A computed fold for a 108-nucleotide RNA, annotated as SAM riboswitch aptamer (S box leader).
RNA sequence: UUGUUAUCAAGAAAGGCGGAGGGAAUGGACCCAUCGAUGCCUUAGCAACCCUUUAUCACGUAAAGAAGGUGCUAAAUUCUACUGAAGCUGAAUUCAGAUAGAUAACUA
Repeated sequence: UUGUUAUCAAGAAAGGCGGAGGGAAUGGACCCAUCGAUGCCUUAGCAACCCUUUAUCACGUAAAGAAGGUGCUAAAUUCUACUGAAGCUGAAUUCAGAUAGAUAACUA
C1' cells in the first nucleotide's frame, strides 16, 4: 500500500525544543496561533482495539484489570459539500445513507 470487520457527539496536559502558519485533501463556513499555535521530544494521563484474569463445557457473552503492543489527550472526524426522506413558495432545519478520512485487529 490492498481488502475485510469494528468504532468514531464520552474521556484525558504539563515541561522542553522550535519560530509561522495551522485545523488530512479542494471549495465554503467557523475556529486555533508571536500571551508562541501546528510539529518534534520527555513526563504524566485517558481509553480499553489487541491483551490479562474470572464465570460459562465451548463459541459467544458478562464482569474485573492495565504489565505489555498500538492509539489518543482544542472544537462531533470542528461543521458542510453527494444521494434519499421529512419540511417548504423558496429556504432554514432535522433524520438516514454514500463518499472521503482516522484508529484497531486481521489480511495479500
Background: Its Rfam family is "SAM riboswitch aptamer (S box leader)". Rfam links the family to the GO term regulation of gene expression. It was read from a public genome assembly, where an Rfam model found it.